[in-house]
This record gives sequence, C1' cells and structure tokens, in this order.
RNA sequence: CCAACAUCCAGAGCGACUGAGAGAUCUGGCUCAUUGAAGUCGCAGCAACCCUUCGGGGUGCUAAUGCCAGAGACGAUGUGGA
Repeated sequence: CCAACAUCCAGAGCGACUGAGAGAUCUGGCUCAUUGAAGUCGCAGCAACCCUUCGGGGUGCUAAUGCCAGAGACGAUGUGGA
C1' cells in the first nucleotide's frame, strides 16, 4: 500500500518527565483537564487475534458504546496478501 475476514455497549492504572489542551474528521451536544489534559518513558494489568517447545512470545488496549446524534471515499485493531 491492497483489499478479504473478524472485532469495536465486557475488561484492565500507577509512577516519573512535561505543561494546555483532549475525546479520529465536519456540524451540534456532552464530557475529561492546572486536584495536571494530550504526549514520551518505566512498571503493572486486561482482552482478543496470531505463533508456541504450553513455559511463554508478537500485536493491541487500560474515562464515558469508536463518548452521543447526523454525515463521509468513515475510522481503529488483529489476521491475510503484495
């Protein structure tokens, strides 16, 4: 990058650094946030897919249904293919 399949109302957070925004995009709401958002790192945990010598490993995730409603060439993750 491609496009096929599966999943997206369950589950699982602390610390350090940093310092003002964040919740994918647009519109309208709502929510989180200097009692520290987002991000990075460390450790811990959760759950599914794949691998496994069954010990474990790779990826992902750890506010709220992908936050809610509407919209679009929707988006995200895993497996697969080039």